[in-house]
The part of an RNA shown here (small-subunit ribosomal RNA, 5' domain) has 506 nucleotides and comes from an uncultured bacterium. Its Rfam family is "Bacterial small subunit ribosomal RNA". The prediction has a mean pLDDT of 86. The RNAcentral record of the full RNA draws on ENA, Greengenes and SILVA.

Context: one part of a larger RNA
């Protein structure tokens, strides 16, 4: 000198764009943050219309149709999006390869196909138990829920076999035989769903080469440990797991242990090499009170799912239950320190739905904060009687100083009045922001300047006070009676809505 997620002191006019718990991965009141589909299903309720019966003539009972709402069964989605960085020195990440060892819902393309039956169950009824959370029994019921049979290859498995290819285990293509496996309808005539298979796309899984902090005042470490055979398990390879067998494997090219740490694209600095860093934005990973576990599913060992244990908080009729903000706001606490319990789904995107639409604290916006960067303003011209005041003085003057006043202008910003968007994709309708941006008009120099410094480094000097005191200070050093170094004043210098200090990095 530059930088900053900064803080502190003094000061503070406007706008744009960014950014805003770096500390306690501390504890959390309250509200919201993941739903949706009635065009899968049987009910229930409401409204309207209508048919029949009873009558007290406007009510009730039974049936039908239409519309709306929806607890439950069922489907898809809650594995995305959002948060945090505790753990992790590791194939976690980066980069480059490989899988002849793998999976992939929704989507796209293609080829086939959807035949026949069955038994349940929730809701509901009835009867209970419990303070509650919830739960037991009984009766009957539906489906795109569940199950059985059929059909079936280009599928899978096994056996035989032909061709061809590969670094190897082997792969690919074909033939034959045997065995096994599927389906669901809905609304109204056009679709959307369903099943099997092949391929694609997308997303993932696994393996390997290289790179990735400090300490030797850590030198030895290791029994599933290293390898083999066999079996199990997995989507898949593999000590991944198990039985048996062998005794290996790693290490001064730093194993093991200890400490620290999410990694990267990037960011800051620097002429570069390098050093430092990983806030915001983007990619990957890990975690969701702590520890463990599986279930469901195409996908999780699942932040707003389940089970167990633990700590904590809450309810309780003491028998037992409920909870998890490292989602958005917000509260307490910690701290030098970090915001609103806001508006809207209008846009972009996501989930569901045939659609209308619903949901979306993602997102778009607004609020607060000079926290940062950038831009603008606080007036312009003229004006010597060099006014007054103030400071100083050798008392003559000198400085402040064209500065002010005065005169002539202008109106950026703010304020007032009028108009008023784009963002909306479309035939139309549809805008949270927002009567915002912007435009026009009138109006008044009015409403808008501070902070630090002035001994040298380092731009900028005098007076008074103080008297090694009070104090200053980044370094050298000032102050003990003439202090340009302390304090105040006048003057001056620098930067400017900021200025200075402190911390940290280069």
């Nucleotide at each position: 000198g530059g930088a900053c997620g900064a803080a502190c002191g003094c000061u503070g006019g406007c706008g744009g764009c960014a950014c805003g718990c770096u500390u306690a991965a501390c504890a959390c009141a309250u509200g919201c943050a993941a739903g949706u589909c009635g065009a899968a299903c049987g009910g229930a309720g409401a409204a309207u219309u209508u048919u029949g019966g009873a009558u007290u003539u406007a009510u009730u009972c039974a049936g039908a149709a239409u519309u709306c709402u929806u607890a439950g069964u069922g489907g898809c989605g809650g594995a995305c999006g959002g948060g945090u960085g505790a753990g992790u020195a590791a194939c976690a990440c980066g980069u480059g390869a490989g899988c002849a060892a793998c999976c992939u819902g929704c989507c796209u393309u293609u080829g086939a196909g959807a035949g026949a039956g069955g038994g349940a169950u929730a809701g509901c009824u009835u009867c209970g138990g419990g303070a509650a959370a919830c739960u037991g029994a009984u009766g009957g019921u539906a489906a795109u829920a569940c199950c059985u049979c059929a059909u079936g290859a280009u599928g899978u498995a096994u056996a035989u076999u032909u061709g061809c290819c590969g670094c190897a285990u082997g792969a690919c293509a074909g033939a034959u035989a045997u065995a096994c496996c599927a389906a669901a309808g809905a609304u109204u005539u056009a679709u959307c769903a369903c099943u099997c298979a092949a391929a694609g796309a997308u997303g993932g899984g696994c393996u390997c080469g290289c790179g990735u902090c400090u300490g030797a005042u850590u030198a030895g470490c290791u029994a599933g440990a290293u390898g083999g055979u066999g079996a199990g398990g997995u989507a898949a390879c593999g000590g991944c797991u198990c039985a048996c067998c062998a005794u290996g494997g790693c290490g001064a090219c730093g194993a093991u242990c200890a400490g620290u740490a999410g990694c990267c694209g990037g960011a800051c600095u620097g002429a570069g090499a390098g050093g430092u860093u990983g806030a915001a934005c983007g990619g990957c990973c890990a975690c969701a009170u702590u520890g463990g576990g599986a279930c469901u599913g195409a996908g999780a060992c699942a932040c707003g799912g389940c089970c167990c244990a633990a700590a904590c908080u809450c309810c309780u009729a003491c028998g037992g239950g409920a909870g998890g903000c490292a989602g958005c706001a917000g509260u307490g606490g910690g701290g030098a320190a970090u915001a609103u319990u806001g508006c809207a789904c209008a846009a972009u995107g996501g989930g569901g739905g045939a659609a209308a639409c619903c949901c979306u604290g993602a997102u778009g916006c607004a609020g607060c904060g000079a926290c940062g960067c950038c831009g603008c303003g606080u007036g312009a011209g003229u004006g010597a009687a060099g006014a007054a005041g103030u400071a100083u003085u050798u008392c003559g003057g000198u400085a402040u100083g064209u500065a002010a006043a005065g005169c002539u202008c202008u109106a950026u910003c703010a304020g007032c009045a009028g108009g008023g968007a784009a963002g909306a994709a479309g035939a139309a309708a549809u805008g949270a922001c927002g009567g915002u941006a912007c435009c026009u008009g009138a109006c008044u120099a009015a409403g808008a300047a501070g902070c630090c410094c002035c001994g040298g480094c380092u731009a900028a000097c005098u007076a008074c006070g103080u008297g090694c005191c009070a104090g200053c200070a980044g370094c050298c050093g000032c102050g003990g009676u003439a202090a340009u170094a302390c304090g105040u004043a006048g003057g001056g210098g620098g930067c400017a809505a900021g200025c200075g200090u402190u911390a940290u990095c280069c």